[in-house]
Molecule: Glycine riboswitch aptamer
Organism: Bradyrhizobiaceae bacterium
RNA sequence: ACGAACCCUGCGGGAGAGACCGGUCCGUCCGGCGCCGAAGGCGCAACCGCCCCGGAAACGCUCAGGCAAAAGGACCGCAGGGGGAUG
Numbered sequence: 001a002c003g004a005a006c007c008c009u010g011c012g013g014g015a016g017a018g019a020c021c022g023g024u025c026c027g028u029c030c031g032g033c034g035c036c037g038a039a040g041g042c043g044c045a046a047c048c049g050c051c052c053c054g055g056a057a058a059c060g061c062u063c064a065g066g067c068a069a070a071a072g073g074a075c076c077g078c079a080g081g082g083g084g085a086u087g
Stems, first nucleotide, its partner, number of pairs: 001086001006082008018033001020032004034067003040063001041061003047055003
């Protein structure tokens, strides 16, 4: 400085699966069965590294969460701020 990774904020996009059944004081409540995976969490280890050891998935599990709308939502794009790899 023409500024990487990473973090935060705002905006836009953003899937899947029962508007299930019964009870009900009609409450985001209680019970039951069926399902989903892209908050989080856990597991294997494809892969990666500075290869002793670490980091690890969009894979798997479904504890949590979710199954009309709303909210949330991994991830992607843009803008701003922090940061300071590299030169």